[in-house]
RNA sequence: CCUCGAAAAGGCAAACCGACCGCGAGGUCGGGACGCAAAGCCAAGGGCCAAUCGACAUUCGUUUGAUUGGAAGCCUGGUUGCCGAAG
Numbered sequence: 001c002c003u004c005g006a007a008a009a010g011g012c013a014a015a016c017c018g019a020c021c022g023c024g025a026g027g028u029c030g031g032g033a034c035g036c037a038a039a040g041c042c043a044a045g046g047g048c049c050a051a052u053c054g055a056c057a058u059u060c061g062u063u064u065g066a067u068u069g070g071a072a073g074c075c076u077g078g079u080u081g082c083c084g085a086a087g
Base pairs, nucleotide, nucleotide: 002087003086004084005083011036012035016031017030018029019028020027021026034073040079041078042077044076045075046074048070049069050068051067052066053065054064055063
């Protein structure tokens, strides 16, 4: 240095609850821990979610396209980085 994730210290925080913000997906703060070795950061590719508009069909509805957003704890990619048992 690479692989890897044993140990210790430290870190993050799903669901759920409360307050606030947002049309919504969702976000921020507090509580709370299912999990996490990048669960740090970046919406670049795929996928997912929401709103609006359009198209086809139409009983409700559903499918699909575009636009604008959301999520990094879906996968891939980029980038930075703590510790060091083992190889």
c-di-GMP-I-GGC riboswitch aptamer from a Planctomycetaceae bacterium, 87 nucleotides, folded computationally.
It was read from a public genome assembly, where an Rfam model found it.
Taxonomically the source falls in Planctomycetaceae (Bacteria, Planctomycetota, Planctomycetia, Planctomycetales).
The coordinates come from a structure-prediction model, not an experiment, and the mean pLDDT is 85.